[in-house]
Molecule: transfer RNA
Organism: Periweissella fabalis
RNA sequence: GCGGGUGUGGCGGAAUUGGCAGACGCGCAGGACUAAGGAUCCUGUGGUAGAAAUACCGUGGAGGUUCGAACCCUCUCACCCGCA
Numbered sequence: 001g002c003g004g005g006u007g008u009g010g011c012g013g014a015a016u017u018g019g020c021a022g023a024c025g026c027g028c029a030g031g032a033c034u035a036a037g038g039a040u041c042c043u044g045u046g047g048u049a050g051a052a053a054u055a056c057c058g059u060g061g062a063g064g065u066u067c068g069a070a071c072c073c074u075c076u077c078a079c080c081c082g083c084a
Base pairs, nucleotide, nucleotide: 001083002082003081004080005079006078007077010026011025012024019067027045028044029043030042031041032040046057047056048055049054060076061075062074063073064072
């Protein structure tokens, strides 16, 4: 240099038919249980604003197509594999 693959909450990892982003697990927070813990069970858990309802933003980064994009297209960054 060329080709291919991967990138999504704090972590792993789904959503592959373009149609509610983050299912599920771990972790964390609160509670139940306990003398106190562990285990187990229940609830919650992306960000910003807000008392709340709610609104907006968010799939490595930037742009595009589309009524609608994690998903399709272009450029780009990082890592991995192969070729030279």